Record summary
RNAcentral holds the sequence, with entries from ENA and SILVA. The RNA shown here (small-subunit ribosomal RNA) has 1544 nucleotides and comes from an uncultured bacterium. The coordinates come from a structure-prediction model, not an experiment, and the mean pLDDT is 82.
[in-house]
RNA sequence: AGAGUUUGAUCCUGGCUCAGGAUGAACGCUAGCGGCGUGCCUAAUGCAUGCAAGUCGAACGGUAGCUUGGGACUUCGGUCUCAGGUGAGAGUGGCGGACGGGUGCGUAACACGUUGGUGACCUGCCCUGGAGAGGGGGAUAACGCGGCGAAAGCCGUGCUAAAACCCCGGAUGUCGCCCUUGUUAGAGAGGGGUGACUGAAGACGGCUGAUGGGAAACCAUCAGCGACAGUGCGUGCUCUAGGAGGGGCCUGCGGCCCAUCAGCUAGUUGGUAGGGUAACGGCCUACCAAGGCAAAGACGGGUAGGGGGCGUGAGAGCGCGACCCCCCACACUGGUACUGAAACACGGACCAGAUACCUGCGGGUAGCAGCAGCAAGGAAUAUUGCGCAAUGGACGAAAGUCUGACGCAGCAACGCCGCGUGGAGGACGAAGGUCUUCGGAUUGUAAACUCCUUUUCUGGGGGAAGAACAGGUAGGUUUCGGCCUGCCCUUGACGGUACCCCAAGAAUAAGGCCCGGCUAACUACGUGCCAGCAGCCGCGGUAAAACGUAGGGGCCAAGCGUUAUCCGGAAUUACUGGGCGUAAAGCGCGUGCAGGCGGUUCUGAAAGUCGGACGUGAAAGCUCCCGGCCCAACUGGGAGAGGCCGUUCGAAACUGUAGAACUAGAGGAUGGUAGAGGCAAGUGGAAUUCCCGGUGUAGUGGUGAAAUGCGUAGAUAUCGGGAGGAACACCAGCGGCGAAGGCGGCUUGCUGGGCCAUCACUGACGCUCAGACGCGAAAGCCAGGGGAGAGAACGGGAUUAGAAACCCCGGUAUUCCUGGCUGUAAACGAUGUCAACUAGGUGUAGGGGGUAACCAACCCCUCUGUGCUGCCGCAAACGCAAUAAGUUGACCGCCUGGGGAGUACGGCCGCAAGGCUAAAACUCAAAGGAAUUGACGGGGGCCCGCACAAGCAGCGGAGCGUGUGGUUUAAUUCGAGGCUACGCGAAGAACCUUACCAGGGUUUGACAUGAUGGUGGUAGGCGCCGUGAAAGCGGGCCGACUCUUCGGAGAGCCAUCACAGGUGCUGCAUGGCUGUCGUCAGCUCGUGCCGUGAGGUGUUAGGUUAAGUCCUGUAACGAGCGCAACCCACGUCGUUAGUUAUACGUGUCUAGCGAGACUGCCGGUGAUAAGCCGGAGGAAGGUGUGGAUGACGUCAAGUCAGCAUGGCCUUUAUAUCCUGGGCUACACACACGCUACAAUGGCCGGUACAAUGGGCAGCGAAGCCGCGAGGUGGAGCCAAUCCCCCAAAGCCGGUCUCAGUUCGGAUUGUAGGCUGCAACUCGCCUGCAUGAAGUCGGAGUUGCUAGUAACCGCAGGUCAGCAACACUGCGGUGAAUACGUUCCCGGGCCUUGUACACACCGCCCGUCACGUCAUGGAAGUUGGCAACGCCUGAAGUCGGUGGGCUAACCCGCAAGGGAAGCAACCGCCUAAGGCGGGGUCGGUAACUGGGACGAAGUCGUAACAAGGUAGCUGUAGCGGAAGCUGCGGCUGGAUCACCUCCUU
Repeated sequence: AGAGUUUGAUCCUGGCUCAGGAUGAACGCUAGCGGCGUGCCUAAUGCAUGCAAGUCGAACGGUAGCUUGGGACUUCGGUCUCAGGUGAGAGUGGCGGACGGGUGCGUAACACGUUGGUGACCUGCCCUGGAGAGGGGGAUAACGCGGCGAAAGCCGUGCUAAAACCCCGGAUGUCGCCCUUGUUAGAGAGGGGUGACUGAAGACGGCUGAUGGGAAACCAUCAGCGACAGUGCGUGCUCUAGGAGGGGCCUGCGGCCCAUCAGCUAGUUGGUAGGGUAACGGCCUACCAAGGCAAAGACGGGUAGGGGGCGUGAGAGCGCGACCCCCCACACUGGUACUGAAACACGGACCAGAUACCUGCGGGUAGCAGCAGCAAGGAAUAUUGCGCAAUGGACGAAAGUCUGACGCAGCAACGCCGCGUGGAGGACGAAGGUCUUCGGAUUGUAAACUCCUUUUCUGGGGGAAGAACAGGUAGGUUUCGGCCUGCCCUUGACGGUACCCCAAGAAUAAGGCCCGGCUAACUACGUGCCAGCAGCCGCGGUAAAACGUAGGGGCCAAGCGUUAUCCGGAAUUACUGGGCGUAAAGCGCGUGCAGGCGGUUCUGAAAGUCGGACGUGAAAGCUCCCGGCCCAACUGGGAGAGGCCGUUCGAAACUGUAGAACUAGAGGAUGGUAGAGGCAAGUGGAAUUCCCGGUGUAGUGGUGAAAUGCGUAGAUAUCGGGAGGAACACCAGCGGCGAAGGCGGCUUGCUGGGCCAUCACUGACGCUCAGACGCGAAAGCCAGGGGAGAGAACGGGAUUAGAAACCCCGGUAUUCCUGGCUGUAAACGAUGUCAACUAGGUGUAGGGGGUAACCAACCCCUCUGUGCUGCCGCAAACGCAAUAAGUUGACCGCCUGGGGAGUACGGCCGCAAGGCUAAAACUCAAAGGAAUUGACGGGGGCCCGCACAAGCAGCGGAGCGUGUGGUUUAAUUCGAGGCUACGCGAAGAACCUUACCAGGGUUUGACAUGAUGGUGGUAGGCGCCGUGAAAGCGGGCCGACUCUUCGGAGAGCCAUCACAGGUGCUGCAUGGCUGUCGUCAGCUCGUGCCGUGAGGUGUUAGGUUAAGUCCUGUAACGAGCGCAACCCACGUCGUUAGUUAUACGUGUCUAGCGAGACUGCCGGUGAUAAGCCGGAGGAAGGUGUGGAUGACGUCAAGUCAGCAUGGCCUUUAUAUCCUGGGCUACACACACGCUACAAUGGCCGGUACAAUGGGCAGCGAAGCCGCGAGGUGGAGCCAAUCCCCCAAAGCCGGUCUCAGUUCGGAUUGUAGGCUGCAACUCGCCUGCAUGAAGUCGGAGUUGCUAGUAACCGCAGGUCAGCAACACUGCGGUGAAUACGUUCCCGGGCCUUGUACACACCGCCCGUCACGUCAUGGAAGUUGGCAACGCCUGAAGUCGGUGGGCUAACCCGCAAGGGAAGCAACCGCCUAAGGCGGGGUCGGUAACUGGGACGAAGUCGUAACAAGGUAGCUGUAGCGGAAGCUGCGGCUGGAUCACCUCCUU
């Protein structure tokens, strides 16, 4: 860093996919060790059990128990009591349970982050300063007694303490008010005055002496004094000022999605007063006002804890918010307050609800989102472990207690990091495996084997750091709190762990995925569109590197793969860094508010901007440096970075802002000017139709052709008159005007805009424009008119397989007018508006100037509009190119793969039709743009061909022959299938052939090679015998060969083993050969040039040719394969030789050699060329005629059955032999032929003339026999000698006379002949007899252009014979016609269109039917959510009442009263609940709508070529369907002609 995938190929656009990294992962296979981390992402589901928050006796009363001593009693067990000591549990009280730990439900919010503010606040414990602590009082729990209850728990009564509670005093004090001072945006602090208010708590710690031990510190014991007072200290208490740390509140800025959520709001916004709070505040209440928020997104909906950071990325970004840290929120769900410094409180309280449990049914209890653990859910996530040793926390003076925080251990490859599974040597290379071209290659130095090492494992031994504290003591220092140092003593869960040493032994340790391309790695077998693979493209239908297995290889490695998700690649949302003419994309057009942007000069201030300094940006993390674990991961220290924010000091170019000025933008003025610009009124002629009248008669009209229609009731035609509506010929023009839609006779009125010229005016007034508003073709709608023509629908006629169309005859709406609505078009230049800049040339329209001058014109300059052409530049290309798609600026709109879909739902608009806005599920690996090469076109141009035409003869009808299909059959063997299969393979099926069928046999075989063994009357032969249909089987007879060292060997035969054999399959595995396009003129290459490229050029063009033949031109120049020529035959001549023939001269012939023809000559024409036309000469003239020769390629054309051959199949059979049958069947259909239908003929007689060929298992003469086929005969001939061999048509003569015949010969009978082992199935020929169809052939179709067609016979191959009428040759007789290229077919070249490329036998559209899937609507039905109205209303705060109750204080002698409270009740608020109508989002649903996909379904043929009616389009109607038609629009239409313009 890129790659694969749209195409035949190319470039572009564009999506999809891959390679990388990451994870709290999961799954599959596998697994040796260690370190460090991490581990319920789902059900904020429910929880058994244990633990997770207590502590203080140095605040208080007090006790059980234990214990020391005394006493009493005793059943000798003990009990009771007194005085001490110790002291659990419970209780009062204090502090802590607001921290720590968990979770992410809620929350889109001042929740979080960041910056400020608090002059609007609070703060327990801690620190500092100041002041103080005087006097008094009454209770209460525990406890005792009594009572209720199953329990939980509760009540009554009696006693008692405090650092619990209460009162009085007091004033440095605090608070309020006033004055003063003084600051601020604003209320502060200070000073003075005055008023009000309030506070305290105590408790504990003793001193001196002696003795003993000890070095000392110190310890132990004893004795005395004191429990009184004083002093000091420590720790507490009260008030107050400050600090630190913590918090509350306010605030600028920042960070999700939906506008298919656009309006929201009644405590709402503000004020006044009050309440409330620590504190500001509608926080709450009353009253007053009517505000407040919102497109810079209010309100609503969805989603979501936020941040530090984490992943990725070059970065910008994008995604995420596990672990760790900060903040927030929550604690079963909902509500509420109490206490407190702080809570509306996870392990507190009350209430309601749901759930679960206990119950004696009355009532109670509970809250793991603490640590473990259980169930459930799930793809999935651990131990009911150890310890407070360390760190931290609560309490305590401390010891200490508590601490599932924490430190450790356990489980899990879940992640990162590290180590190992051995190292060295060891063969031109073991075995085995795999492949093989059988040679070998590979596994592979790999193993074995030798030497070495011992990490790890196992056994044994040693063995930490983590420990510092606290306590005691000594010293130093001190701000007197403490701190530091030395010594003593004590403390380890992990753990006998890490680590170290010793011993032994290569010993204990390798897998996973992949190997078609991307993408590193290839073979064999199996399978046969099956089984399967697949991330994308795609593999698999018999030779699969893609499936499965094996061998081998590649990549990673205690892991490897897969899945999921995120970032990247993706410049594929483009800020960095994209686009919009045709690929997706410019709103139909304008006016214009907000917004964005804005000309020249000067001045000020400094908001943006830039710079410096300061603050902040927690720690962790990141980067760099250094250090600690052996290294690393991990971790410690230091530094840096951290965009944002705040304060402050500067700068002044640019932007903004304020002021002043300017005129180049813009506007205005004056004078001209062109115009289908708009609106209204009027008016004109031509034409169509209708009406009236005249003339006039049988048709008219319409079409490809017709018909419907109209017309004898008088049409059409024609003349005259009239009516009415609509549209305005010519002019007319890529001319004009308008913003667009659009605008066309003439006149008048009203009116908008433009352009030009001048300029002494204003002075930036400008540009663009979301929303908004207006205009907006046609169709359509409403109302009223009008209605000639045209004309959806509709009716009819045609066409057609059908014709719901195209064509024709009619015809309503509509088209027209007025008023209103609709608001869309290919509303297009498919190109938004404005401004600036950037070569030219040439038309045209309007204006001005110059020149010219009589005018006009020409010419030059210039402004504005509108075309064409063309540089630079741009563009994927096409193309654009001053009217930009160039270079820039400003603003707006729009796009992000195809389909689904401009659709559904929702909303807005509309009378409706419908419009605007606008998804998703699902599905595809593309859809597309431009250009290229082909192919194709019912596109065009040019040209050719027996292609048509012109001719001749046929075929198609008949009979027969042959082939084929079909059918039949035991079998009718197989192949060939439009042209290019069908008288084809087959140049010969009775057996054989033969491959088919039936039956009978054989199994190393009918045939080949090799090996081993055997065999001597062996191999082989026979005219032998038995059996049999034969083959065969069994016997019999005869009877060998070569070499030899004489043993034998070879050959043969037999047996066995390898193997043979196969016309079995695959021509779609192949070779070879062949057919066809096509003897068509084409097909290519090298170099150069053009193009990003496919590719083009050359090869096109102008001529010419049979020809890419040649010439000329030419960014091409050359060349190759084809064409032509070279070859063969025929035609003329010469010559040589030769058998034969001979009339002996020679000639024909045969075979060679040579000559001749080259557009060479002449004329014309052409471009002076190539060439063409004509002529001469010549046997032959423009390729002389015919043949052979077949370019690159096409048809997976044909052939495995001619041959060869890979693979597969078969092996007592799919091989092989034999007999018989079949290939010869026969209702029928087709193809190719023969013979005919007759007189140009048939028959009879006579008579003439060939050539090619063949012949020894052959041709076979003469003669003789037979009517004949033939027989006999055997001469001659290995053939120019002999034979086949009489050629026939022809010619001459005769007969027949138009008929199913003297035509025709089928068919059948019969008698014969020949071949052959054998003519029954199933041969050919002959004689006699028989005498069918057929009288020239429908649609259609074939051959042929000259020695050709046609007619006539002859020969040959195959072959025993022949089904040959076939085929291949040969000669004889011997025509007609070609105007011409419009048409049919085929082909060549150029060009054009294309949605085709398997290439038109292409592609492709819609309905219908079937299946699958997702989705819309829907009577209903069923849930969720958030509100609203009304009712009821717990707990609780607040307020009221407070008649009942009340220790402290006051009055009172007391009773009692007061003050202060409590219960209870009432009220407001309110959770939950109930009722109700709505909203919103889902599920489901009879039925229904379209959509996607699916194989070979049905109907048509709409589109792509002029797609056969050009297509598309908005709209309207209609129709099984594609669709058709009307109106208007577009070119993204071919073709032809014309016009205009341009280039040269």

It matches the Rfam family "Bacterial small subunit ribosomal RNA".